[in-house]
Context: one part of a larger RNA
RNA sequence: CGUAUGGUGGAUGCCUUGGCUCUCAGAGGCGAAGAAGGACGUGACAAGCUGCGAUAAGCUACGGGGAGGAGCAAAUAUCCAUUAUAUCCGUAGAUUUCCGAAUGGGGCAACCCAUCACGACUGAAGACGUGGUAUCCCGAGUAAUCGGGAAGCAAACCCGGAGAACUGAAACAUCUAAGUACCCGGAGGAAAAGAAAACAAUAGUGAUUCCCUAAGUAGUGGCGAUCGAACGGGGAAUAGCCCAAACCGAUGUUGUUUCGGCAAUGUCGGGGUUGUAGGACCAGCAAUAUUGAUUAUAAAUAUGAAGUGGAACAUUUCUGGAAAGUUAGACCAUAGAGGGUGAUAGUCCCGUACACGUAAGUAUUUAUGAUAUAGCUGGUAUCCUGAGUAGGGCGGGACACGAGAAAUCCUGUCUGAAUCUGCCAGGACCAUCUGGUAAGGCUAAAUACUCCUGAGAGACCGAUAGUGAACCAGUACCGUGAGGGAAAGGUGAAAAGUACCCCGAACAGGGGAGUGAAAUAGUACCUGAAACCGUGCGCUU
Repeated sequence: CGUAUGGUGGAUGCCUUGGCUCUCAGAGGCGAAGAAGGACGUGACAAGCUGCGAUAAGCUACGGGGAGGAGCAAAUAUCCAUUAUAUCCGUAGAUUUCCGAAUGGGGCAACCCAUCACGACUGAAGACGUGGUAUCCCGAGUAAUCGGGAAGCAAACCCGGAGAACUGAAACAUCUAAGUACCCGGAGGAAAAGAAAACAAUAGUGAUUCCCUAAGUAGUGGCGAUCGAACGGGGAAUAGCCCAAACCGAUGUUGUUUCGGCAAUGUCGGGGUUGUAGGACCAGCAAUAUUGAUUAUAAAUAUGAAGUGGAACAUUUCUGGAAAGUUAGACCAUAGAGGGUGAUAGUCCCGUACACGUAAGUAUUUAUGAUAUAGCUGGUAUCCUGAGUAGGGCGGGACACGAGAAAUCCUGUCUGAAUCUGCCAGGACCAUCUGGUAAGGCUAAAUACUCCUGAGAGACCGAUAGUGAACCAGUACCGUGAGGGAAAGGUGAAAAGUACCCCGAACAGGGGAGUGAAAUAGUACCUGAAACCGUGCGCUU
């Protein structure tokens, strides 16, 4: 040196309590009746986690369930329960310290200090207990005050306000990134939008939203980098309505008056809501039908908590520590999904298919009731049909469209119409033609998202992976702070976790003995690679 055999180390293999990505349902909020989140308590002994709150690992009621229980978590002690008031599961309730929007005042959160009323104790003082005492908005009231509401938190989705830069343009300034990120406000289970002053083009469509297409087209653009439609077509889902005004009725206030009224201005009710214009007004005709985007009660059905039943081998041979493997037979199957059990189990256990049960709640339908709603014809050109509006100038912004030939939409500023014989649009503008009826409002569905609950899936991961976190992890630790942020899984089927003896200073470590299938499975525990360190005459050279 080799060989053999150890130590160290923790790769690899196998495993999975945890993750990741989705699908289908549900739910889409909690909060001054004090939330989210915490502090401090609470157990026979109690440090941590979990639960709970001075009624404190719990209290009450009802329902379920049924032989063992007093959480993780063993032992001891003390108890509870055993055929129904144990533990346990579900629903509903009670209790729920202090901080926290925190709200009597203050404050260095979980503390300090008040005040008013009532209560009981007391001779009194006094402390104690219960309840109230913040701010803003709305309503009532002369006021004191009373009643109602708000606030704060929460993952994404939504609307509005405000709004970057890096970057790209191979530099950079218009442009891009991007109306993105970040910030602020607000709402809902969705939000927003929405019933044509719309498109279109001589033919027509008929609110909005979303998807596919049209199409990387037409355009836009230091015509650079880029940006980038619409019409039309095909689908998803479909739903339309209400005011203001004219006019009519009732009624209040003010002014005026010849006390009859007149004028101005409100309030309530009816009426009415559109583009082949409609309505008011006048004349005539005519009836019962319909609607859901309202609501109450009752019934039925479905869904719906804990839950109940649920087939078939204690067969046999062999191996083995162990049978579910093997051999020979048998059986069930609307159940041969899955998991467990000492190796691989349809028939051992939990389950599964299927059937059943069920409170609150929810949904649908039906019945009854409440509430709401109407038409048609003709006439007339008397009245009405949303004004600091439409439009215009200047300056910006939005539109795919960067001021352009620039329509359309919004508006800071200056202006400023018409009134149905009206007005707007059809991408400058004009005519013709066509479409529509602005300057008030509401509106389900199709669409977006997932902090959360249930069921399920994976040519997803398998402990340096997968969440940062499989384990008491947003922990330990670092930082003044904002913030940053780990490592760490596996004995065995079962603790049977090594009685007893010995070496040793030993509660270290080891040798016997014993357990076990195995101890080179001994808690530094499955497997146990490599680097690295040994073997004093193990063997070989």

Record summary:
A computed fold for a 541-nucleotide part of an RNA from a Marinilabiliales bacterium, annotated as large-subunit ribosomal RNA, domain I. The RNAcentral record of the full RNA draws on ENA. The prediction has a mean pLDDT of 82.